[in-house]
Context: one part of a larger RNA
C1' cells in the first nucleotide's frame, strides 16, 4: 500500500420488504448430462454453459460412421511434354468413377501468343489436428458501478502519503465550502439517435374541412386537417415563495407538450477472472503426408431407464364453442409478393391482375365488444398419444419435414422443499411481421392493442461505493 471480518459509520440497487405474474407438480418442444452406439461431430460448465456457438442437421451443411474408390491431390503458384477442353449421349457401377462414342476455343505479322485442358517428376498444396496456459483479433463479466491516474508541489530515511480525506449536496471524484497543495488526463454529465409539443418549407403514390361527383376519396378541386421528412423553435432551476451558509443544492408552485437527467437506445475508464474463443477468421510451436488430405453413397448430428434448465399449452365460467358487426403498428417482395375470380370441409389447387411497390400484394390482426348456447362434471375443459385420408415444399420426407380433414381422446383439480421476473404504457395479457430459409419456429430479433398492484421502509439476505478499525494474509 491493498485484500479480508459472522468490526463500526454513511450511502446505493427490483438487493430485501410492499405487491403482481410466475418457474419447481402435468403433456409436449428444445439445450445439456448421463447411459448408450459403428458413429451418436466439436465447443460452452456458478453467477458469467444448458432455447448457448446454430438467423433455421432429410441430402448438401457435416467436421462423426460403415462401405466404395484418389494420392502433386477437392484449392494455389512454378518446370517440360501434348492435346483440344467443357458439355452431350450409351454402358458399368449406391455413387464417386471408368470405357466408349459425339464434339471441338480465341488472336495472329502465321513464327507463336493468350487462356483453357491432360500427363510425369519434384518443389509444395491441405488439415475444422493440437496447444486460447505461446499469440493477434474479438467477446463475457465485476458495471454504466463512480471510479482510475499523472505532472509540478509539499512531506516522509523508504515503502508511499497529499492531491482523490473533511463538512454540505447529486444518478455521478456532479457541483459549493474549507483545506500544503496546485492543476491536469481518461471515465461521469454533454455533443449523435428515436420519442413526446409546434412553427416553416414541400404536398405525390398520402390526406379530405368546404364546393361538384361517386358503390368507393372513385373523379374535378383543395393544402385547412392527418400523415411523410428536412430546417428550426422548446426545458435553462430560467421565474415566484420557502430552507441551507449570502453556496452548491433541495421542497413547494406558476407558466407548459413536456420540469428538475421528460422517456427510451447507443456510448462500458484503469484494470480483474492464466474467463472464453485455435472450429469466424489471422497466427508462433508440435503433429499428420497412399493419409489426421481429399471424394461419394449410406447412415448418425433426431438414439432413451433416467436427472437438470430454458420454453410452449394447460387445468377452465374474468371461461369453452357458434354467430355477428370493428380497431393497428412495424416490416417484407422480382428464380419475388402474388390480387379478383372459380374448385376444394380443409391444408390448398386453378388462375393469372397488379406491383422493383406511401400506389400492388403479403394482409381478414386477436385479444375488446354484441347476442346465443355450455352450468361445474375430467366436462361441449383439456389436448397428448394412435388409426385412416389427403396437402405442399423437394432428385428424395423410411430412418427424419411442416401442415390439413375424420376418428381416438391420456396425463392434468393451480403444483413440496425450494426458486426467477417486473417500479408504468412497466408487469400481465393480446395478436402481428421480419432474419435464416426449396421446405421446417413453442427459439430469436423487433411492433404495436388492452392495460394493473405496490413501494411503510432500510433491521434482515445480495453485490456494490466511500471513510475508518484490527490481522498470524499479499
Nucleotide at each position: 500500500u491493498g485484500a479480508c471480518g459472522g468490526g463500526g459509520g454513511c450511502c446505493c440497487g427490483c438487493a430485501c420488504a410492499a405487491g403482481c405474474a410466475g418457474c419447481g407438480g402435468a403433456g409436449c418442444a428444445u439445450g445439456u448430462g448421463g447411459u448408450u452406439u459403428a458413429a451418436u461431430u466439436c465447443g460452452a460448465c456458478g453467477c458469467a454453459a444448458c432455447g448457448c456457438g446454430a438467423a433455421g442437421a432429410a441430402c448438401c451443411u457435416u467436421a462423426c460412421c460403415a462401405a466404395g474408390g484418389c494420392u502433386u491431390g477437392a484449392c494455389a503458384u512454378c518446370u517440360a511434354c501434348u492435346u483440344a477442353a467443357a458439355g452431350u449421349c450409351a454402358u458399368g457401377g449406391a455413387a464417386a468413377c471408368a470405357u466408349g462414342a459425339u464434339g471441338u476455343c480465341u488472336c495472329u505479322u502465321c513464327g507463336g501468343a493468350g487462356g483453357a485442358a491432360g500427363u510425369a517428376a519434384g518443389a509444395c498444396a491441405g488439415g475444422u489436428g493440437g496447444u486460447g496456459c505461446a499469440u493477434g483479433g474479438u467477446u463475457g463479466u465485476c458495471g454504466u458501478c463512480a471510479g482510475c491516474u499523472c505532472g509540478u508541489g509539499u512531506c516522509g530515511u523508504g515503502a508511499g502519503a497529499u492531491g482523490u480525506u473533511g463538512g454540505g449536496u447529486u444518478a455521478a471524484g456532479u457541483c459549493c465550502c474549507g483545506c500544503a497543495a496546485c492543476g491536469a488526463g481518461c471515465g461521469c454529465a454533454a455533443c449523435c439517435c428515436c420519442u413526446g409539443u409546434u412553427g416553416c418549407c414541400a404536398g405525390u403514390u398520402g390526406c379530405c374541412a368546404g364546393c361538384a361527383u361517386u358503390a368507393a376519396g372513385u373523379u374535378g378541386g383543395g393544402g385547412a386537417c392527418u400523415c411523410u421528412g428536412g430546417c428550426g423553435a422548446g426545458a435553462c432551476u430560467g421565474c415566484c415563495g420557502g430552507u441551507g451558509a449570502c453556496a452548491a443544492g433541495c421542497c413547494g408552485g406558476a407558466g407548459g407538450a413536456a420540469g428538475g437527467c421528460g422517456g427510451g437506445g447507443a456510448u462500458g475508464a484503469c484494470g480483474u477472472c492464466a474467463a472464453a474463443u485455435c472450429a469466424u477468421c489471422a497466427u508462433g510451436c508440435c503433429c499428420c503426408u497412399u493419409a489426421u488430405g481429399a471424394c461419394c453413397u449410406g447412415g448418425g448430428c433426431u438414439a432413451c431407464a433416467c436427472a437438470c434448465g430454458u420454453g410452449c399449452u394447460a387445468c377452465a365460467a374474468u371461461g369453452g364453442a357458434c354467430a355477428g358487426a370493428g380497431c393497428a403498428g412495424a416490416g417484407g417482395g422480382a428464380a419475388g409478393c402474388g390480387a379478383a375470380g372459380c374448385c376444394g370441409c380443409g391444408a390448398g389447387g386453378u388462375g393469372g391482375a397488379g406491383c422493383g411497390a406511401a400506389a400492388c400484394c403479403c394482409a381478414u390482426a386477436a385479444a375488446a365488444c354484441u347476442g346465443u348456447u355450455c352450468u361445474c362434471a375430467g366436462u361441449u375443459c383439456g389436448g397428448a398419444c394412435u388409426g385412416c385420408a389427403g396437402u405442399c415444399u423437394g432428385c428424395a420426407a423410411c430412418u427424419c419435414g411442416a401442415c390439413u380433414g375424420c376418428a381416438c381422446g391420456a396425463a392434468g383439480a393451480u403444483g413440496g422443499a425450494a426458486u426467477c421476473g417486473c417500479u408504468a404504457g412497466u408487469a400481465a395479457u393480446c395478436g402481428c411481421g421480419a432474419a435464416u430459409c426449396a421446405g421446417c419456429a413453442u427459439g430469436u430479433c423487433g411492433c404495436g392493442g388492452u392495460g394493473a398492484a405496490u413501494a411503510c421502509g432500510u433491521u434482515c439476505u445480495c453485490g456494490g461505493g466511500c471513510c475508518u478499525u484490527g490481522u498470524a494474509c499479499a